[in-house]
RNA sequence: UCAUGCAGAGUGGCUGAGGGACGGGCCCUGUGACGCCACGACAACCUGCCUGGGCAAUCCAGGAGUAUGGUGUCAACUCUCGCUGGGUGAAAAUCCCAGGAACAUGA
Numbered sequence: 001u002c003a004u005g006c007a008g009a010g011u012g013g014c015u016g017a018g019g020g021a022c023g024g025g026c027c028c029u030g031u032g033a034c035g036c037c038a039c040g041a042c043a044a045c046c047u048g049c050c051u052g053g054g055c056a057a058u059c060c061a062g063g064a065g066u067a068u069g070g071u072g073u074c075a076a077c078u079c080u081c082g083c084u085g086g087g088u089g090a091a092a093a094u095c096c097c098a099g100g101a102a103c104a105u106g107a
Stems, first nucleotide, its partner, number of pairs: 001107005010039005018028003022082004040074003045070002049063005078102001083099005
């Protein structure tokens, strides 16, 4: 920088008090959090595979999967709000919609 973020998927062992990025809210947690390890699962970003293009490439486009390998993920929509605009409303609040920021993951 680009893409995706309303779907999906957890058990056991060790440890022992925090965790959900940040702030508010709300929630999870001694019926064991976070973390680490083992095994498993989900998913399909890349690789690999197939087709086409191309003189060719470590290039381009498309496709399949009962998924080869590399990542990633496995409470709650990224848990939710936060900033901007619009709708509703007399106004504020609430609620709804769109976008942004931030964050996460991949390339």